[in-house]
Molecule: Glycine riboswitch aptamer
Organism: Devosia sp.
RNA sequence: CCCCUGAACGCGGGAGAGUCCGGGCCAUCGCGCCCGGCGCCGAAGGAGCAACCGCCCCGGAAACUCUCAGGCACCCCGGACCGCGUUCAUACU
Numbered sequence: 001c002c003c004c005u006g007a008a009c010g011c012g013g014g015a016g017a018g019u020c021c022g023g024g025c026c027a028u029c030g031c032g033c034c035c036g037g038c039g040c041c042g043a044a045g046g047a048g049c050a051a052c053c054g055c056c057c058c059g060g061a062a063a064c065u066c067u068c069a070g071g072c073a074c075c076c077c078g079g080a081c082c083g084c085g086u087u088c089a090u091a092c093u
Stems, first nucleotide, its partner, number of pairs: 005089009018038001020037006039072003045068001046066003052060003
């Protein structure tokens, strides 16, 4: 310190899949909370393979795959990723 890249923060957008069954609790009567079972989802995280990249050994690698975790009425929360802004940087000059 223009631009590019990375990180953090803020704002906006942001999908999928059961108001399933049984039991218990509350007594606020709403399918609210908890437990178990079966079914399902992939876009926190995690793991696996690979195009490819690096190049002794081997390593890095996805929005693909698996579902350990997480999630599945509405709302809330979360949410990869995208856009904008600010501050830094081992990024750039």